[in-house]
Background:
A computed fold for an 87-nucleotide RNA from Sporomusa sp. An4, annotated as c-di-GMP-I riboswitch aptamer.

C1' cells in the first nucleotide's frame, strides 16, 4: 500500500488538585489523579490573553509605568495529520 473478514466499535487525550524538577515569572516536564474533549493530535501563521528577567522612563526607596526576543494550541481561528460511519 492492497485485498478479505469481523465489529458497530476499538481505543486516545487528561482539567483542578498533590508531588518532584526546571524557570525571574507566566508556565513547562515526570509521576499520581479525572473535570471534561470527536481532534482537548501537531503547528506560535493571524487575533487574543498571561508574565516582565533584561531594557527604557520617572522616582528615592526595597518599589512604580511601558515593553517579549518569554509563555498559553484545554482562548478563538488558519494550516496540516488521524479515528469511526455513510456516499
Nucleotide at each position: 500500500a492492497a485485498a478479505u473478514u469481523u465489529u458497530c466499535u476499538a481505543g486516545g487525550c487528561a482539567a483542578a488538585c498533590u508531588u518532584a524538577u526546571c524557570g525571574a515569572a507566566a508556565g513547562a516536564u515526570g509521576a499520581g489523579g479525572a473535570c471534561g474533549c470527536a481532534a482537548a493530535g501537531c503547528u506560535a501563521u493571524g487575533g487574543g490573553u498571561c508574565u516582565a528577567a533584561g531594557g527604557a522612563c520617572a522616582g528615592a526607596u526595597u518599589g512604580g509605568u511601558c515593553u517579549a526576543c518569554g509563555a498559553c494550541u484545554g482562548c478563538c481561528a488558519g494550516g496540516u495529520u488521524g479515528c469511526c460511519g455513510a456516499u
The model forms 95% of the base pairs in the Rfam consensus. Taxonomically the source falls in Sporomusa (Bacteria, Bacillota, Negativicutes, Selenomonadales). It matches the Rfam family "c-di-GMP-I riboswitch aptamer". Rfam describes the family as follows. GEMM was predicted in a large-scale screen for bacterial structured RNA regulatory elements. Gene Ontology term of the family: cyclic-di-GMP binding. Its mean pLDDT, the model's own confidence on a scale to 100, is 81.